Molecule: Lysine riboswitch aptamer
Organism: Symbiobacterium sp.
Formats: sequence, structure tokens, C1' cells
RNA sequence: GGGUGAGGUAGAGGCGCGACGGUUCAAGAGUACGGCUCCAGAGAAGUGCAUCUAUGAAGGAGCCGGAAAGGGAACGUCGCCGAAGCCUAGCGCCAGCAACAGGCGCGAGGCUGGGAUUGCAUCGAAGAGAUGCAAGACUGUCACGAAGGAAUAGCCCUGAAACCUUCGUGGAGCGCUAUCUCACUU
Repeated sequence: GGGUGAGGUAGAGGCGCGACGGUUCAAGAGUACGGCUCCAGAGAAGUGCAUCUAUGAAGGAGCCGGAAAGGGAACGUCGCCGAAGCCUAGCGCCAGCAACAGGCGCGAGGCUGGGAUUGCAUCGAAGAGAUGCAAGACUGUCACGAAGGAAUAGCCCUGAAACCUUCGUGGAGCGCUAUCUCACUU
């Protein structure tokens, strides 16, 4: 000097990922809901009970008034590069009560390198968006192979390893690049 293993640090992928009781905007929506009048006539509530209801349930029409949440966009701030997302044993919370269902949160373990497009499915008010599956491309990275370049090297010939460009094939983030420490090897 080279190599291998372990640990640490710093980075790269790019319409990159996510959070914020932050600000603004669109939509939700003239919807839900409330009041009055009329029609109507026994149910309403996810199921059961409780509760409400002939002093009129559900439903319909007219008039008056009239939201919000989840989700989205822009800007800003913050945390980051298994960033993060999804599935799931289990646990906790939500409501008049209990269980199921539903919603929210944590989550051993598992899958996914990344962003987009299209199709299908679910959620959703939604031609927004999110998630899952699939497809063919794109992109980053490493490995292998091929062609070429350049370098070593002042000239000619030959010609490696490492390096660069292009193409092809394949793998996965427990990856990749750089660097430090320790141990081993040469």
C1' cells in the first nucleotide's frame, strides 16, 4: 500500500419523504342542522337496551336562517434519506350503556430503493387525494458482461488492474459512497 470483518461519522437518489390546534385559499354546501306552514301517519337510532315520538316518528314540498370535520392546494417552519407508507398479534381511547361493527392512537413481527403514468379495488362529497395490487417505461445504486476512450509513457509495438462513456442482464436500502477506529490477513 491492498483486502476482509465489526463499530462510528458524514453524505447521495429528487416534482425526494413526513410533521406542524401555523397562515391563506378552493371544495365540502346552500349540504347536515335549526325554525315556521302544509302533505303524511308510525317509527327513528349501524344492531340490542335506554331515550325521543299522536303535544305527530321516518319521509316529501315551500319559506327563513345556516355550519363543521376529515381530506386537498400554496406559503412558511421543523424533522429527515426505511426518509416514509402499508399489513398484522396485542393494547388503549371515542359515544347514554354493553358487545359487535366503525373511527383514532401505540404497536412485536412482515413487505416496499425512488418518483410518476395507466387499469382495477377500497376509503372519500369528489373528475381532488390516499392506500393496495398489476403493467410497461423512467431514475439512482451495486454486481456481471460487451464495445470504445483515456491513463500509466518521451517514440514504436503489445498490453493488464483501477478510471470514464455507452449498451445489455440482474440484485436489493440490514443497500450504496466517502472517511475514522479496532481486529485479522497479505